[in-house]
Order: sequence, then structure tokens, then C1' cells
RNA sequence: GCCGGUAUCUGCUAGUGGCUAGGCGCACGGACUGUGAAUCCGUUAACGGGGGUUCAAUUCCCUCUACCGGCACCA
Repeated sequence: GCCGGUAUCUGCUAGUGGCUAGGCGCACGGACUGUGAAUCCGUUAACGGGGGUUCAAUUCCCUCUACCGGCACCA
């Protein structure tokens, strides 16, 4: 340099062109317990940046950034 992939909550991750973006873990609160653990219930918080298409974009398209993989080049 070329090609491909990925980017969602504090972490891991699911998902869809349209209802309030879901689950698990962490944290916090409560129930339970003599205390704690475990268990149960509840709460908080997220779609990488910019542009385009569309009535409507986290989802489709373009571009940038970061990361991952392959190829090429150099030595």
C1' cells in the first nucleotide's frame, strides 16, 4: 500500500428501517439470614465521529478514526 472483518451500558454480548434498544456479569438498594454467602426482587447506564438515502437510520450507502486478520513491499 491492497483486501476483508469488527466498533452497542463500567465489562461480555443479543437484536431490528418504525412501540420505552434486551440478556448476563459488576455496582447500588431491598427481601431473606443471628451475621455473611447463596437465592429472589428492583434500580442505574449504551448503538465510534462526520455525511448521504428515507416520512423515519443503531440498522442501508459513503467517508474518517481505532482495533483485528490476510496479502504485498522493505530489510
Transfer RNA from a Promethearchaeota archaeon, 75 nucleotides, folded computationally. The sequence was found in a public genome assembly. It matches the Rfam family "tRNA". The family's RNA type in Rfam is transfer RNA. Its mean pLDDT, the model's own confidence on a scale to 100, is 80. NCBI's taxonomy places the organism under Archaea, Promethearchaeati, Promethearchaeota.